[in-house]
């Protein structure tokens, strides 16, 4: 210098004005979208449902060790397959349990089979998997024996399969050496077996406050549905209804209502969950339930720094900050410089993966090729 390969990062910055959302008693004060906020595919924290118990169904995972709150993620290795290399790919348990299946072509697609050849035989017909052709895939290779021809029929050498032994590794696996029958297609993302995991439905979960004969929700505004007060039947009331947001059954546990059909009254606020928890004390707002500000204490799957262990993923220890948040609706516009109308695209409980998308820009390992010193 080419040409490759793995990885990391930014994805606009500064300044005026003007405006939006939240805090705040108010403000000229503070904070204000992403690497993927996204697909909703995984996995979890929360939250309800008597228990999260057992066993069947029934759904996920699949090499090995480890890492994690968990994972189908991540780390590293092992195998197999690609590449001259650095590297990359694998939906990587069982096909010698059992059923299936395997298109066209082919004579046959797997308890084997004769088209064509090759051997016997007058003939009918028989023997041969060596050879030829078909195909993704045809029942080990090469040489000999043998035979009418022929074939692991049999021997040798390699090839692979089981089985047992040494050795090395936690282990997946590896290398050797022996014994075997002599050889066994392919397919499990096709049933199935084998191991291991998993109860369900979700923040529109669910919790409070007012107010009340309980209000929601949709609405062609008539009403409908669900609750919610009455009334009738029917079933049950300890020989027991009903209780799993998914199907059976079991076990524990609760213990009086539970279907069905019918009539009745109207009316449609607010908080919270939720923007780091929590506790404790203080100020402000507010009918109330609750918000928020400060101070303190403490926790964590939180963010940055750091030191230590570890091949790494990641752990531990310490210092430090507090970081968008809703009417599910704010986070922006214009101007001026800077090469600068910028891709892909925008939070909606939350958090840890993964796939997808992405103008441009810029760092760094490593490889392979040429050429100089």
């Nucleotide at each position: 210098c080419g040409a490759g390969u793995c990885g990391g990062c930014c994805g606009g910055g500064u300044g005026a004005u003007c405006g939006c959302u939240g805090c705040c008693a108010a403000c000229a004060g503070c904070a204000g979208a992403g690497g993927a906020a996204a697909g909703u595919c995984c996995g979890g924290a929360c939250u309800c449902c008597g228990c999260a118990g057992a066993g069947c169904a029934g759904a996920g995972u699949g090499g090995u060790g480890g890492g994690u709150a968990a994972c189908g993620c991540c780390c590293a290795c092992c195998c197999g397959g690609g590449g001259u290399g650095a590297c990359c790919c694998g939906c990587g348990g069982g096909a010698a349990a059992g059923u299936g299946c395997c298109a066209c072509a082919g004579a046959a697609a797997a308890c084997a089979a004769a088209c064509c050849g090759c051997c016997g035989c007058a003939a009918a017909u028989g023997g041969u998997a060596a050879g030829g052709g078909u195909g993704a895939a045809a029942a080990g290779g090469u040489g000999g024996u043998g035979u009418a021809a022929g074939a692991g029929a049999c021997c040798a050498c390699c090839a692979g399969c089981a089985g047992c032994c040494c050795a090395g590794g936690u282990g997946a696996c590896u290398g050797g050496g022996u014994u075997g029958g002599c050889u066994u297609g392919g397919u499990a993302a096709a049933c199935c077996c084998c191991a291991c995991u998993c109860g369900g439905a979700g923040c529109a979960a669910g919790a409070c406050c007012a107010a009340g004969a309980a209000g929601a929700a949709c609405u062609u505004c008539g009403g409908u549905u669900c609750g919610c007060g009455g009334a009738u039947a029917c079933c049950g009331c300890c020989a027991g209804a009903g209780c799993g947001u998914u199907g059976c059954u079991c076990g524990c546990g609760c213990g009086a209502g539970g279907u069905a059909u019918u009539c009745g009254g109207g009316u449609a606020g607010g908080u919270u969950g939720c923007a780091c928890g929590c506790u404790g004390g203080u100020g402000c707002c507010c009918a109330a339930a609750g918000g928020u500000g400060c101070c303190a204490g403490u926790g964590a799957a939180g963010g940055c720094g750091u030191a230590c262990g570890g091949u790494a993923a990641c752990g531990u220890g310490u210092g430090u900050c507090g970081c968008a948040g809703a009417u599910g609706g704010a986070u922006g516009a214009u101007c001026a410089c800077c090469u600068a109308u910028u891709a892909c695209a925008g939070a909606a409980u939350c958090c840890g993966g993964c796939u997808u998308a992405c103008a441009g820009g810029u760092c760094g390992g490593c490889u392979c090729g040429u050429c100089c010193a």